Transfer RNA from a Chloroflexota bacterium, 76 nucleotides, folded computationally.
RNA sequence: GCCCUCGUAGCUCAGUCGGCAGAGCAACCGCCUUGUAAGCGGUCGGUCGUCGGUUCGAGUCCGACCGAGGGCUCCA
Numbered sequence: 001g002c003c004c005u006c007g008u009a010g011c012u013c014a015g016u017c018g019g020c021a022g023a024g025c026a027a028c029c030g031c032c033u034u035g036u037a038a039g040c041g042g043u044c045g046g047u048c049g050u051c052g053g054u055u056c057g058a059g060u061c062c063g064a065c066c067g068a069g070g071g072c073u074c075c076a
Base pairs, nucleotide, nucleotide: 001072002071003070004069005068006067007066010025011024012023013022019056027043028042029041030040031039049065050064051063052062053061
């Protein structure tokens, strides 16, 4: 330098055919308990990597760039 995969909540990850962004854990509050842990219920938490494009509408499709991982680096 080229190719492939990935980037979504603090962490691990879903999100189907383009149509209201989600789960578990963590955090916080409550219930339960003599108390703690466990368990149960609830709340909070998002620039869907960035910038553009297509579209009535984009996490999803297209382009460029950034970052992470992997592979290739052949012929003359």

Its mean pLDDT, the model's own confidence on a scale to 100, is 80. Lineage of the source: Bacteria > Bacillati > Chloroflexota. It was read from a public genome assembly. Its Rfam family is "tRNA". The family's RNA type in Rfam is transfer RNA. About the family: Transfer RNA (tRNA) molecules are approximately 80 nucleotides in length.